The prediction has a mean pLDDT of 79. The RNA shown here (c-di-GMP-I riboswitch aptamer) has 101 nucleotides and comes from Paenibacillus sp. BC26. Taxonomically the source falls in Paenibacillus (Bacteria, Bacilli, Caryophanales, Paenibacillaceae). It matches the Rfam family "c-di-GMP-I riboswitch aptamer". From the family's description: GEMM was predicted in a large-scale screen for bacterial structured RNA regulatory elements.
RNA sequence: GUUUCUCAUAGGCAAACCCUUCGAAAGCAGGGGGCGCAAAGUCAUUGGGUCUAAGUCUUUUCUCCUAACAAGGAAUGGGAUACGACAGCCAGACUGCCGAA
Numbered sequence: 001g002u003u004u005c006u007c008a009u010a011g012g013c014a015a016a017c018c019c020u021u022c023g024a025a026a027g028c029a030g031g032g033g034g035c036g037c038a039a040a041g042u043c044a045u046u047g048g049g050u051c052u053a054a055g056u057c058u059u060u061u062c063u064c065c066u067a068a069c070a071a072g073g074a075a076u077g078g079g080a081u082a083c084g085a086c087a088g089c090c091a092g093a094c095u096g097c098c099g100a101a
Stems, first nucleotide, its partner, number of pairs: 012037002017032004022027001035088001041094003046091003049086003055081005063074004
């Protein structure tokens, strides 16, 4: 320096769940906890994928109001949508410990 990864050494991170905070939510952060991870370190302005839907658009049986050929509005439910979220979904980029070979 390269490959590689644990019957070596020293360690690292922290799933579900619980509590607190923020958020419309997905979820972030802090504390506890430990499922697991050889990059479970960083990047969401690298590409794909997944999650949420405040707002926006559209639709709406029944109900209510205005009205009274009809139509309009409200409430409720459904659908679509990311400049929101996920790096512990995959690929990619950058960085990195040890030394069994």